[in-house]
Context: one part of a larger RNA
RNA sequence: UCCUACGAGUUGCUCGUCAUUGGCAAGAUUAAGGAACUCAGUUCCGGAGUCGCAGCGAAAGCAAGUCUGAAUAGGGCGAAAGUCAAUGGCGGCAGACGCGAAACCUUGUGAUCUACCCAUGGCCAGGGUGAAGUGACGGUAACACGUCAUGGAGGCCCGAACUAAUUAGCGUUGAAAAGCUACUGGAUGAGCUGUGGGUAGGGGUGAAAGGCUAAUCAAACUGGGAGAUAGCUCGUACUCCCCGAAAUGCUUUUAGGAGCAGCGUCAAGCUUAGUCAUAUAGAGGUAAAGCUACCGAUUGGGCUAGGGGGCUUCACCGCCUACCAAACCCUGACGAACUCUGAAUGCUAUAUGAUAUACUUGGCAGUGAGGCAGCCGAUGAUAAGGUCUGUUGCCGAGAGGGAAACAACCCAGACCACCGUCUAAGGUCCCAAAAUCUAUGUUAAGUCACACAAACGAUGUUCGAUUGCUAUAACAGCCAGGAUGUUUGCUUGGAAGCAGCAACCAUUUAAAGAGUGCGUAACAGCUCACUGGUCGAGUGAUCGGGCGCGGAAGAAUAACCGGGUGUUAAACAUAGUACCGAAGAUGUGGAUUGUAGUAAUACACUGGUAGGGGAGCAUUCCAGCGACAGCGAAGGUGCAUCGUGAGAUGAACUGGAGUUUCUGGAAAAGAAAAUGUAGGA
Numbered sequence: 001u002c003c004u005a006c007g008a009g010u011u012g013c014u015c016g017u018c019a020u021u022g023g024c025a026a027g028a029u030u031a032a033g034g035a036a037c038u039c040a041g042u043u044c045c046g047g048a049g050u051c052g053c054a055g056c057g058a059a060a061g062c063a064a065g066u067c068u069g070a071a072u073a074g075g076g077c078g079a080a081a082g083u084c085a086a087u088g089g090c091g092g093c094a095g096a097c098g099c100g101a102a103a104c105c106u107u108g109u110g111a112u113c114u115a116c117c118c119a120u121g122g123c124c125a126g127g128g129u130g131a132a133g134u135g136a137c138g139g140u141a142a143c144a145c146g147u148c149a150u151g152g153a154g155g156c157c158c159g160a161a162c163u164a165a166u167u168a169g170c171g172u173u174g175a176a177a178a179g180c181u182a183c184u185g186g187a188u189g190a191g192c193u194g195u196g197g198g199u200a201g202g203g204g205u206g207a208a209a210g211g212c213u214a215a216u217c218a219a220a221c222u223g224g225g226a227g228a229u230a231g232c233u234c235g236u237a238c239u240c241c242c243c244g245a246a247a248u249g250c251u252u253u254u255a256g257g258a259g260c261a262g263c264g265u266c267a268a269g270c271u272u273a274g275u276c277a278u279a280u281a282g283a284g285g286u287a288a289a290g291c292u293a294c295c296g297a298u299u300g301g302g303c304u305a306g307g308g309g310g311c312u313u314c315a316c317c318g319c320c321u322a323c324c325a326a327a328c329c330c331u332g333a334c335g336a337a338c339u340c341u342g343a344a345u346g347c348u349a350u351a352u353g354a355u356a357u358a359c360u361u362g363g364c365a366g367u368g369a370g371g372c373a374g375c376c377g378a379u380g381a382u383a384a385g386g387u388c389u390g391u392u393g394c395c396g397a398g399a400g401g402g403a404a405a406c407a408a409c410c411c412a413g414a415c416c417a418c419c420g421u422c423u424a425a426g427g428u429c430c431c432a433a434a435a436u437c438u439a440u441g442u443u444a445a446g447u448c449a450c451a452c453a454a455a456c457g458a459u460g461u462u463c464g465a466u467u468g469c470u471a472u473a474a475c476a477g478c479c480a481g482g483a484u485g486u487u488u489g490c491u492u493g494g495a496a497g498c499a500g501c502a503a504c505c506a507u508u509u510a511a512a513g514a515g516u517g518c519g520u521a522a523c524a525g526c527u528c529a530c531u532g533g534u535c536g537a538g539u540g541a542u543c544g545g546g547c548g549c550g551g552a553a554g555a556a557u558a559a560c561c562g563g564g565u566g567u568u569a570a571a572c573a574u575a576g577u578a579c580c581g582a583a584g585a586u587g588u589g590g591a592u593u594g595u596a597g598u599a600a601u602a603c604a605c606u607g608g609u610a611g612g613g614g615a616g617c618a619u620u621c622c623a624g625c626g627a628c629a630g631c632g633a634a635g636g637u638g639c640a641u642c643g644u645g646a647g648a649u650g651a652a653c654u655g656g657a658g659u660u661u662c663u664g665g666a667a668a669a670g671a672a673a674a675u676g677u678a679g680g681a
Base pairs, nucleotide, nucleotide: 001681002680003679004678005677006676011094012093013092015091016090017089018088019087020086021085022084023083024082027051028050029049033045034044035043036042037041055062056061065077066076067075068074097235098234100232104225105224106223108221109220115199116198117197118196119195120194121193122192123191124189126158127157128156129154133150134149135148136147137146138145162186163185164184167182168181169180170179201217203213204212205211238616239615240614241613242612243611248261249260250259251258252257262367263366264364265363266362267361268360269359274355275354276353277352278351279350280349281348282347288341289339290338295335296334300330301329302328304325306324307323308321309320310319311318370395371394372393373392374391375390377388378387379386400411401410402409415590416589417588418587420586421585422584426580427579428578429564430563431562435577437576438575439574440573441572442571448566449565456550457549460547461546462545463544464543465542466541467540468539469538477534478533479532480531481530483507484506485505488502489501490500513528517526518525591606593604594603595602596601617670619667620666621665622664623663624662626660627659628658635654636653637652639650640649641648642647
């Protein structure tokens, strides 16, 4: 992992409530018990008791009323049939759909493991060191002391057995639920060890690690309370049909749970209330806008109180001000808690039209973690696949087509069948269904071909607008000139067009600056502006639009055109005509549900999680009427047919003894899941 079997809403109650069916009805009904019989039962007695027939009030009490109250007002509660059974839905009390704790209490069992203790035994190769004491000799007044021997102490040293377990490797479904190999600590001691005994669970024991107490320890194990409790997790078994949610509000020792409401479904009732469109009439202060219309804030200027600074004066006056600045004027402009103004939507009402709901009561729920996208906002950083309101859509509970793939985006809502047709979004070179379609442009960057970038820079290219010069010859090139007063004045060591300051005149001219740049120490030199000639048609400037270029660097594959690939396109822009393309629409056949109808039939409907409702299939047993069976029952195997389906039927083979239609009844009544249980593979 698979197969087979087992495996979860049950049962009880003088219980409650609602529905359906039935009996009787102002009544309904028996319980215990008893009797009879055709005796696992049925029938008949049995009225104790229960419910109902009157309520209201705290009560006295009154009574279809009563209480409150001064009230004859108002208001509260009342005044329209029940009861007994059966069946079903739900609830209550019980383990109450099943499995599942960690724990708590209690009776016992454990120290054959291990901790410590008691008693009694056992064990420690070999080697080294050489304490005290003692002897001899030396030494002392005597000691002390010294030397040499002797001696054999020690939680002494080295190192086997023994014991421990340092480091590394191996082992890790092991040879082993703690081992193996090498190295290593202790090894006469607080040593190791055999046997017997002791201490027991909030207890023991502990050279103390919460360690150990039989592979179990921050409280052992076994039986019992016990089916503890589990607002938690998981699982919960046949079919078809109709409808179909919620993830919100309030409250909650409440937040992943509940109660009430909202939203679903079913039944009954009431009726036209509901919804949408159009028109008309309203209330309102949002968006926008505005502010010499208020409040607040505010740019620049003017005017001018007040203040600062300066001048003047013995003082008072007074004067100036590129300073600060109220009020006022002009100008510009802001505001969720500003408004002289002021929409669109939405809301209310009425009318008309369309449509088919709405509401009330009762049974049964589920939901009360929501999510994304567009839009108005808040919060955040005008961040987030962020958080929080509102509103619409979708997912949730929605399949199909498109977006390469992709809950939510675009198109579109799947009853069933068909090798029919037309379309939507999106596409039509190949992968891959359909245009290598038509017309005119743009792009040269493979830009682009469905993610994507700025400031800024640029004779890319194209289109448009304005404007200068130009056959009295422009623009570009080439030939030539580009002078004189003068080296202008000043400054300077020098300053001669060209360091700097000032001025920037005049002359000759076709034209030529008191000089555009290079250059020199300063000159010189080159060049430009400007002019003539040559040539012969356009040439400059500014602004705007389109498409491109740079800006543009690297992280998991060349790695996000889906790929191949594509350049008068298969890119981009504009216009157009065809075609493809879905479970959409439509065609043919069939089915469900609803409405209308006597019917035939017609029209509409049939996605669906939680959940509500309806109709069925199958299994086992029982009762009744029957039926089949050794001329072959049940069961098994593979076929065939029928049914929307659960399933049913038939013949064949196998099998070898019981089976069952139909009508009812009763349930140990349907498995793919529970890290389900047992067995097997």